About this RNA:
The part of an RNA shown here (small-subunit ribosomal RNA, 3' major domain) has 466 nucleotides and comes from a metagenome. The coordinates come from a structure-prediction model, not an experiment, and the mean pLDDT is 85. The RNAcentral record of the full RNA draws on SILVA. Rfam family: Bacterial small subunit ribosomal RNA. Rfam links the family to the GO terms structural constituent of ribosome and ribosome.
[in-house]
Context: one part of a larger RNA
RNA sequence: UGACGGGGGCCCGCACAAGCAGCGGAGCGUGUGGUUUAAUUCGAUGCAACGCGAAGAACCUCGCCUAGGCUUGACAUGGCUGAAGUAGAACCCCGAAAGGGGAACCACCCGUAAAGUCGGGAGCAGUCACAGGUGCUGCAUGGCUGUCGUCAGCUCGUGCCGUGAGGUGUUGGGUUAAGUCCCGCAACGAGCGCAACCCUCGGCGUUAGUUACCAUGUCUAACGCGACUGCCGGUUUCAAACCGGAGGAAGGUGGGGAUGACGUCAAGUCAGCACGGCCCUUACGCCUAGGGCUACACACACGCUACAAUGGCCGGUACAUGGGACGCCAAGGGGUGACCCGGAGCAAAUCCUAUCAAAGCCGGUCUCAGUUGGGAUUGCAGGCUGCAACUCGCCUGCAUGAACGCGGAGUUGCUAGUAACCGCAGGUCAGCACACUGCGGUGAAUACGUUCCCGGGCCUUGUACA
Numbered sequence: 001u002g003a004c005g006g007g008g009g010c011c012c013g014c015a016c017a018a019g020c021a022g023c024g025g026a027g028c029g030u031g032u033g034g035u036u037u038a039a040u041u042c043g044a045u046g047c048a049a050c051g052c053g054a055a056g057a058a059c060c061u062c063g064c065c066u067a068g069g070c071u072u073g074a075c076a077u078g079g080c081u082g083a084a085g086u087a088g089a090a091c092c093c094c095g096a097a098a099g100g101g102g103a104a105c106c107a108c109c110c111g112u113a114a115a116g117u118c119g120g121g122a123g124c125a126g127u128c129a130c131a132g133g134u135g136c137u138g139c140a141u142g143g144c145u146g147u148c149g150u151c152a153g154c155u156c157g158u159g160c161c162g163u164g165a166g167g168u169g170u171u172g173g174g175u176u177a178a179g180u181c182c183c184g185c186a187a188c189g190a191g192c193g194c195a196a197c198c199c200u201c202g203g204c205g206u207u208a209g210u211u212a213c214c215a216u217g218u219c220u221a222a223c224g225c226g227a228c229u230g231c232c233g234g235u236u237u238c239a240a241a242c243c244g245g246a247g248g249a250a251g252g253u254g255g256g257g258a259u260g261a262c263g264u265c266a267a268g269u270c271a272g273c274a275c276g277g278c279c280c281u282u283a284c285g286c287c288u289a290g291g292g293c294u295a296c297a298c299a300c301a302c303g304c305u306a307c308a309a310u311g312g313c314c315g316g317u318a319c320a321u322g323g324g325a326c327g328c329c330a331a332g333g334g335g336u337g338a339c340c341c342g343g344a345g346c347a348a349a350u351c352c353u354a355u356c357a358a359a360g361c362c363g364g365u366c367u368c369a370g371u372u373g374g375g376a377u378u379g380c381a382g383g384c385u386g387c388a389a390c391u392c393g394c395c396u397g398c399a400u401g402a403a404c405g406c407g408g409a410g411u412u413g414c415u416a417g418u419a420a421c422c423g424c425a426g427g428u429c430a431g432c433a434c435a436c437u438g439c440g441g442u443g444a445a446u447a448c449g450u451u452c453c454c455g456g457g458c459c460u461u462g463u464a465c466a
Base pairs, nucleotide, nucleotide: 001466002465003463004462005461007460008459009458010457011456012455013454015450016449019414020413021412022411023410026305027304028303029302030301031300032299033298034296035295042053043052064291065290066289067288068287069286070285073130077129078128079127080126081125082124088105091102092101093100094099108121109120110119111118132280133279135278136277137276141274142273143269144268145267146265148263153192154191155190156189157188158187159168160167161166172183173182174181198257199256200255201254203225204224205223206222207221208220209219228251231245232244233243234242235241307407311366312365313364314363315362316361317360322353323352324351327346328345332341333340334339373404378399379398380397381396382395383394384393420442421441422440423439424438425437426436
């Protein structure tokens, strides 16, 4: 000087408390451990791994296994040599394909030349350098990322103090979300952080308006205005600031986002990419078929659906944003339905998804029951995508109807348009969403307080630790 303390003081944070909804019990989905397996590819492992890399494992992907094949190679560059019915190639044979063997037919570009042809190139064959490796090392690395933490800190120049390590500044008194600002002070200044500048939502104005609108308005989108403790009162060292008020769409950081200091964890990633070293080279490379990543006595993590009457079922009825040409798909018709036929319109404020929603509202029914709750599981019959749904997709109809009657110890999220509940869209994608990323609809309860648990900041104290 730090680090640490079941030392002290001060102060924060959904940290506790107060409250609401859950998880932990059930069934199912997904991930992981374990076990199994020819293989169940690899990585991620307290917080900060476990719906994570996966924003889509039937083939492909694919890195794993089994089997069959190739060897200058699926791909790049260069050197040398060679062949002339060459390159290419219908077709035939073996084969699961890849691959191997044969083969009718049969080229191209440049130069020379009357033509034949000759030389060169592309391509081919051989050979040599080399290619190739999701093989190892994230403890050799770059880059990127997580985390403490959007915590308020981390430093420098000069001066001063100290033999020195170092200190001072940055401590102190107030104040703040903040090393924010004020006052004081052997310090005076400065940098990276904080804040502001950026985007978005909320108010108003101007301009514009195709497809929105009878018209205006709403709306759309471009520019601007608006909030600064500016004004008033109080408190205070009459400083910073705090409390209350007015006006205002908005008030003291208005809400949200982007933005992550010096550093910590030899944190994560050699499998995104790059890259040092090491290793493989008829294989640890490459191609192909099939299988596997989907296994299942178990254990954990995160979700979905429930256990019902604030509900289930039936009928009627209302209100929102994104995407679309290898696409969205209307009307009309068929089917109980998934869906099929059909083909209009739309590169889209025009057409379609879509009469878009669902919870909601109105009416009816069920009457407390393992039920008209709950839908697992299984059987049969179908539909769709795709070369192909056996391993191993999604959907529909009929039948079947399991556990489950609110969950032990424990544990998670959330402070307002939030939680909770409700649906919709998008990316990925041929197909497949209970995940993810967004969108809107309905819309709470509680916070006395900081003793305690967890994490953190500042000062101080002890230390046999560095």